Predicted 3D model of a 596-nucleotide part of an RNA (large-subunit ribosomal RNA, domain I) from Nesterenkonia sphaerica.
Context: one part of a larger RNA
RNA sequence: GGCGCAUGGUGGAUGCCUUGGCAACAGGAGCUGAUGAAGGACGUGGGAAUCUGCGAUAAGCCUGGUGGAGCUGAUAACCGAGCGUUGAGGCCAGGAUGUCCGAAUGGGGAAACCCGGCAUGCUGUAGUGGUGUGUCACCCCACGCUGAAUGUAUAGGCGUGGUGGGAGGAACGUCGGGAAGUGAAACAUCUCAGUACCGGCAGGAAGAGAAAACAAGAGUGAUUGCGUGAGUAGUGGCGAGCGAAAGCGUAUGGGGCUAAACCAGUGGCGUGUGAUACCCGGUGGGGGUUGCGUUGCUGGGGUUGUGAGACCACCCGUGGAGGAUCCACCGGUCCUCUGGGUUGAGGUGUCGGCGUAUAUGCGAAGACUGUUGAGACGGUCACCGUAGAGGGUGUGAGUCCCGUAGUGGUAAUGCGUACGGCCGGCCUGUGGUGUGUUCUCGAGUAGCACGCGGCUCGAGGAAUCGUGUGUGAAUCUGCCAGGACCAUCUGGUAAGCCUGAAUACUCCCUGUUGACCGAUAGUGAAUCAGUACCGUGAGGGAAUGGUGAAAAGUACCCCGGGAGGGGAGUGAAAGAGUACCUGAAACCAUGUGCCU
Numbered sequence: 001g002g003c004g005c006a007u008g009g010u011g012g013a014u015g016c017c018u019u020g021g022c023a024a025c026a027g028g029a030g031c032u033g034a035u036g037a038a039g040g041a042c043g044u045g046g047g048a049a050u051c052u053g054c055g056a057u058a059a060g061c062c063u064g065g066u067g068g069a070g071c072u073g074a075u076a077a078c079c080g081a082g083c084g085u086u087g088a089g090g091c092c093a094g095g096a097u098g099u100c101c102g103a104a105u106g107g108g109g110a111a112a113c114c115c116g117g118c119a120u121g122c123u124g125u126a127g128u129g130g131u132g133u134g135u136c137a138c139c140c141c142a143c144g145c146u147g148a149a150u151g152u153a154u155a156g157g158c159g160u161g162g163u164g165g166g167a168g169g170a171a172c173g174u175c176g177g178g179a180a181g182u183g184a185a186a187c188a189u190c191u192c193a194g195u196a197c198c199g200g201c202a203g204g205a206a207g208a209g210a211a212a213a214c215a216a217g218a219g220u221g222a223u224u225g226c227g228u229g230a231g232u233a234g235u236g237g238c239g240a241g242c243g244a245a246a247g248c249g250u251a252u253g254g255g256g257c258u259a260a261a262c263c264a265g266u267g268g269c270g271u272g273u274g275a276u277a278c279c280c281g282g283u284g285g286g287g288g289u290u291g292c293g294u295u296g297c298u299g300g301g302g303u304u305g306u307g308a309g310a311c312c313a314c315c316c317g318u319g320g321a322g323g324a325u326c327c328a329c330c331g332g333u334c335c336u337c338u339g340g341g342u343u344g345a346g347g348u349g350u351c352g353g354c355g356u357a358u359a360u361g362c363g364a365a366g367a368c369u370g371u372u373g374a375g376a377c378g379g380u381c382a383c384c385g386u387a388g389a390g391g392g393u394g395u396g397a398g399u400c401c402c403g404u405a406g407u408g409g410u411a412a413u414g415c416g417u418a419c420g421g422c423c424g425g426c427c428u429g430u431g432g433u434g435u436g437u438u439c440u441c442g443a444g445u446a447g448c449a450c451g452c453g454g455c456u457c458g459a460g461g462a463a464u465c466g467u468g469u470g471u472g473a474a475u476c477u478g479c480c481a482g483g484a485c486c487a488u489c490u491g492g493u494a495a496g497c498c499u500g501a502a503u504a505c506u507c508c509c510u511g512u513u514g515a516c517c518g519a520u521a522g523u524g525a526a527u528c529a530g531u532a533c534c535g536u537g538a539g540g541g542a543a544u545g546g547u548g549a550a551a552a553g554u555a556c557c558c559c560g561g562g563a564g565g566g567g568a569g570u571g572a573a574a575g576a577g578u579a580c581c582u583g584a585a586a587c588c589a590u591g592u593g594c595c596u
Base pairs, nucleotide, nucleotide: 001595002594003593004592005591006590007589008588009587015581016546017545020517021516022514023513024512025511026510027509028508029506030505031168032167039101040100041099042055043054044053046079047078049075050074051073061095062094063093064092065091066090070083071082072081106115107114108113116136117135118134119133120132121131122130123129138165139164140162141161142160143159144158145157146156172203173201174200175199176198177197183190187237213220214219224251225250226249227248228247234242235241255498256497257496258442262300263299264298265297266296267295268294269293270292271291272290278287279286280331281330282329283328284327285326305476307441308440309439310438311436312434313433314432315431316429319338320337321336322335323334324333325332339428340427341426342425343424344423349422350421351420352419353417354416355415356414357413358412360408361407362406366381367380368379369378370377382399383398384388390402391401392400447471448470449469450468451467452466453465457483478493479492480491481490482489533540534539553580556567557566558565559564
C1' cells in the first nucleotide's frame, strides 16, 4: 500500500408522520368603485423586530344578540400595569372612525411628496403667520344667461343641478382587429384558425329570441342547451383536410311594446276670405264667429298574416252610484267613487307570516384486573345505540374529551316565498257582421350592377345572410322565401324595440370525497414566497419540516481560554441533548487477519 472483517465518524437515503397541496362533487354566492374601490405606503401595543388586526377614536370605539370564566392576537417567554358573574375576553349582525398614495379628481409630481384658491372656525405676532372643517379635475346630460364671422340664427362662453361616467375583477360573454411555427411528408390556393394575441364594452351571466322561419302535397310553430341525425349531405391543388341542416328524443318554457292611417288639443310657415262654416247626434230654442294647404309637438287610437287596422253604416252588449258635455227630452261620449280581474314601473313596492343563511344550545352509555413509562391493549363482567362518521387523549377508546345521529334557537341584516293585509299601475268592448274605383301597414330601404366577407359551399349552376361604391321600387290585385331563373303551388309579412328559464364559468364561501402526493413528491411556495437572490428592464426565481408523552432542555463537580467533553441528575430511552425520530451508501478513520 492492497483485499477482507470489526468498531466508529461523516452524510442524510429509507421507513413512519403531516400543519401544506392536487383533483373532483354538491350547495351557496356572483359584481366592487367619486358615500373614493382593487391594491399599497406609513403608522398603531408599557417594553426592539416581523406577521396578524386596526387607522391619529389606530391588536381598537358604540349598539344589539350569543356565550359563561377567564382575559390583555402570533413567533414567545419574562416583567409591569390592569380588566372580568354589575357578565370580561371570544363569536355573529349593524353602526362610527378610517392618515397618505392609488381612477385619484384644487395645481404639480421621480406613487405614498410639494404648493395653492375660496368660505368659515380656533390660535398667535409689532408684523409676515400656524392650524381645523367644507369645497375647487375632466367628460356627459338637463336647465338658465349670454353670444361671433353674419341680418335672423348657430358655433362658442358662463352659471346652476345630477349617489351620471372614469377604475378594478380568476374564468366565462360580446364586438372590432388579427398572425406564424405547423399539416399538405417540398410549396403558393388550402390548413393551423377567426385559434394565439391586441383593443373596446357588459353582466352575474352574456349573446340569441317571438318567423318576410322551416318544410313538402303531410305538417311544425320564438330563442337557447344536450343526445341523435353524422363524420352523413356536401365542400376540397376533389390533396391535406374541413364539415352542416331539417327531423326525432330531451332540459326549460312566456310572451310583450311601438311606427302609420284616423280623432282631439296646441304651435310654426304659406295662402285666401268676412261667412261657405262651428257649438256631440235627432227635434225645438239659443249662442258666437276664420277656412284651406303644409309641417311639428302632446294625448287617444292601433299592432296583424284563417291578412290586420283606420274611416263609414248596422246589430248585439255594457256590474252599481254620482257629475260634466249652451238649455229641455231621448241617445251617445268623458270623468270620479266603489266592486271585480291582473300586475309591481328604476334595484321584483310596503308591512306581517313562514322558510333559509350569517353566532349558538341540548345531546345516550364502563367498571375491575394483568402488563407497561403510559392502556385506549389482553382478561372478566356490563351498558348505549335514530349516535359503531371522524379527531384528540402518555399505545388499537361506541360508553374519557370534542363531536356524531337526532332535536331546538335569532335582536339585527340578507335571500326566498304558489301565504295574508295595505299602497301604486293597468284592464273592466282582446265585441260581432256588412259594404267600399276610400286611407294606412316601418325607403336611400328591398332589388339590381361591381368589389368583398360569412354560411358545409375555395365563383361554382350559387340561392339565403352581411355589406363598401353606384343605381333604385311597390303598399295587399302589394312584397319576400322555398338553392340560378320562369310558371304553378306552399310558407311568411323585412327594412322599429324589449324579454325570464333551460346554457357558460369559478377569484370566492360551506360541506363532502379520493386504487391523488407525502417534503428532490404535492402548488413556484407545508418553513413569514412571488420572499431571498439575479437582471438597466421586461422578466427570471430558490432553499430550509420531525427531541420527548411532558422541557422534565442536564442543578452540582471535574478537564479546558473557549468550543467540546467526563461524572452526577431528568427521562421508558440521552447511542432521544435544541448539530436532536429512524440513520442506508459514497467518503474518512482506528483495530485486526491475509498478501506484497
NCBI's taxonomy places the organism under Bacteria, Bacillati, Micrococcales, Micrococcaceae, Nesterenkonia.